Transfer RNA from Candidatus Roizmanbacteria bacterium RIFCSPHIGHO2_01_FULL_39_24, 72 nucleotides, folded computationally.
The coordinates come from a structure-prediction model, not an experiment, and the mean pLDDT is 82.
The same sequence occurs in records of 4 taxa.
NCBI's taxonomy places the organism under Bacteria, Bacteria candidate phyla, Candidatus Roizmaniibacteriota.
RNAcentral holds the sequence, with entries from ENA.
Its Rfam family is "tRNA". By type it is a transfer RNA. Rfam describes the family as follows. Transfer RNA (tRNA) molecules are approximately 80 nucleotides in length.

[in-house]
RNA sequence: GCAGCGGUAGUUCAGUGGUAGAAUGUCUCCUUCCCAAGGAGAAGGUCGCGGGUUCAACUCCCGUCCGCUGCU
Numbered sequence: 001g002c003a004g005c006g007g008u009a010g011u012u013c014a015g016u017g018g019u020a021g022a023a024u025g026u027c028u029c030c031u032u033c034c035c036a037a038g039g040a041g042a043a044g045g046u047c048g049c050g051g052g053u054u055c056a057a058c059u060c061c062c063g064u065c066c067g068c069u070g071c072u
Stems, first nucleotide, its partner, number of pairs: 001071007010024004018055001026042005048064005
């Protein structure tokens, strides 16, 4: 330099055009003499960034940044 894959909640990851989710963690409550386990609820997201297409974009297109892998 070229190609491919990836970037979404604190963390690990789903989500192939129509209200952004799970697990885990955090907080509150219930249960218990206490802890753990269990149960109920809540908070937490500019979907890497900037544009474009569309009535509507995490999703499609272009550019760009970062990480990993391969090729030269």